[in-house]
RNA sequence: GGGGGUGUAGUCUAGCCUGGCAGGAUUCGAGGUUCGGGACCUCGCGGCAGGAGUUCAAAUCUCCUCACCCCCA
Numbered sequence: 001g002g003g004g005g006u007g008u009a010g011u012c013u014a015g016c017c018u019g020g021c022a023g024g025a026u027u028c029g030a031g032g033u034u035c036g037g038g039a040c041c042u043c044g045c046g047g048c049a050g051g052a053g054u055u056c057a058a059a060u061c062u063c064c065u066c067a068c069c070c071c072c073a
Stems, first nucleotide, its partner, number of pairs: 001072007010026004020056001028044005049065005
């Protein structure tokens, strides 16, 4: 330099192909339960790597960039 893959919450992950309310688990916070703690129950906080384009509508399609991994040179 060329080609391919991955990127979603503090952590793990579904959804992407076939555009239509961002879902689950865990962590954390509050409450309940308990003599207290753990466990359990309820509620809450928190996320689409960045930018642009297409579209009524983009995590999803297109382009560029960034980070990591693999292959070729």
Predicted 3D model of a 73-nucleotide RNA (transfer RNA) from Candidatus Iainarchaeum sp. It matches the Rfam family "tRNA". The family's RNA type in Rfam is transfer RNA. The coordinates come from a structure-prediction model, not an experiment, and the mean pLDDT is 85.